[in-house]
């Protein structure tokens, strides 16, 4: 230089045009225990990488960048 991918919450992914954008792990307070582990109930926590564009509506489509991965030369 060309092509394929991926890009959401600390962290691994979900979501494939309409709903307050979720889920397990991490974390908070709480229960329970003599304590701590487990467990169980609760709370928080997101500019959906960035810009633009279509659209009544966009994380989701469509163009530019940007940054991981992979292929070709």
């Nucleotide at each position: 230089g060309c092509c394929c991918u991926c890009g959401u919450a600390g962290c691994u992914c979900a979501g494939c045009g309409g709903a307050u954008a979720g889920a397990g792990c991490g974390g908070u307070u709480c229960u329970c225990u003599a304590c701590c582990a487990a467990a169980g109930a609760u709370c928080a926590g997101g500019u959906c990488c960035c810009g633009g564009g279509u659209u009544c509506g966009a994380a989701u489509c469509c163009c530019g960048g940007c940054g991981g991965g992979g292929g070709c030369a």
Molecule: transfer RNA
Organism: soil metagenome